Bacterial large signal recognition particle RNA from Oceanirhabdus sp. W0125-5, 265 nucleotides, folded computationally. RNAcentral holds the sequence, with entries from ENA. NCBI's taxonomy places the organism under Bacteria, Bacillati, Clostridia, Eubacteriales, Oceanirhabdus. It is recorded under the gene name ffs. It matches the Rfam family "Bacterial large signal recognition particle RNA". Gene Ontology terms of the family: signal recognition particle, plasma membrane targeting and SRP-dependent cotranslational protein targeting to membrane, signal sequence recognition. The family's RNA type in Rfam is non-coding RNA gene. From the family's description: The signal recognition particle (SRP) is a universally conserved ribonucleoprotein involved in the co-translational targeting of proteins to membranes.

RNA sequence: CCGUACUAGUUGGGGAGUUAGCGGUGCCCUGUAACCUGCAAUCCGCUCUAGCAGGAAUGAAUUCCUUACCUAGGCUAGUGCUUGUAUGGUCUGGCCUACAUAAGUGGCGUUGACGAUUGGGCCCUGUGCAACAGAGACUUGUGAACCUCGUCAGGUCCGGAAGGAAGCAGCGAUAAGCAAGCCCCUCUGUGUGACGCAGGAUAACCUGAUCCGAGUUAACUGUGUAGGUAACGCUUAUAAGUACUAGUCAAAGUAAGGUGUACGG
Numbered sequence: 001c002c003g004u005a006c007u008a009g010u011u012g013g014g015g016a017g018u019u020a021g022c023g024g025u026g027c028c029c030u031g032u033a034a035c036c037u038g039c040a041a042u043c044c045g046c047u048c049u050a051g052c053a054g055g056a057a058u059g060a061a062u063u064c065c066u067u068a069c070c071u072a073g074g075c076u077a078g079u080g081c082u083u084g085u086a087u088g089g090u091c092u093g094g095c096c097u098a099c100a101u102a103a104g105u106g107g108c109g110u111u112g113a114c115g116a117u118u119g120g121g122c123c124c125u126g127u128g129c130a131a132c133a134g135a136g137a138c139u140u141g142u143g144a145a146c147c148u149c150g151u152c153a154g155g156u157c158c159g160g161a162a163g164g165a166a167g168c169a170g171c172g173a174u175a176a177g178c179a180a181g182c183c184c185c186u187c188u189g190u191g192u193g194a195c196g197c198a199g200g201a202u203a204a205c206c207u208g209a210u211c212c213g214a215g216u217u218a219a220c221u222g223u224g225u226a227g228g229u230a231a232c233g234c235u236u237a238u239a240a241g242u243a244c245u246a247g248u249c250a251a252a253g254u255a256a257g258g259u260g261u262a263c264g265g
Base pairs, nucleotide, nucleotide: 001265002264003263004262005261006260009058010057011056012030013029014028015027020047021046022045023044024043035055036054037053038052039051064258065257066256067255068254069253073249074248075247076246077245078244079243080242081241082240083239084238085237086236088234093232094229095228096227097226098225099224100223101222103221104220105219106217107216108215115211116210117209118208119207120206121205123200124199125198126197127196128195129193130192131190132189133188134187135186136185138181139180140179141178142177148173149172150171151170156165157164158163
């Protein structure tokens, strides 16, 4: 060095979690490498030699072991971004309200602003007048069997007669009443009026006159102060996702190194 036969080892691996710790079943990531059976999450089996029990295959090597590189993936921490939830109006913009100011715009202003004086209106009360409504008066018509009047036919009564008396119906005029009208007249009433007279009140508003001589106003924007408003921004916390950084574990892959026994040639 070659051949044969054994043995050690190997027969997927890893992450998180669980555990005093190590594995396994279970979850997840890789990957396709004969392992099979039983036990097992209110767990099962072990003890730094770290699954246990039984069976099978492979087997000293490109296949086993170690180290390094590369790197799928997982975990932890930090920072940022996105989305959600919660919190805060005493961080905080935005929004709203009140008050003040007068920088800008606008309005008014030498056809005289603002201001001052004065008169009046507006406001209240009383009263007068008018209007409206009602009533009365007035005008016209109608209107009493009898208990109104005038005239009283007929008739009745008195009288010798002449004459006289009372008086129904009718006619006429009226009372009470009824109806219509009502220019004028009287009275009453009203949250009708703007007219007169008197008194009162007067902060504001309007208006007239006189004086003064250039600003005034605060409608909008701005500024200041105070208050309010919480899923729009902002603060703080939290959950998920994602990117980067650091650390850690690490499959597969690559490279290097290491590693038995027996017999024979």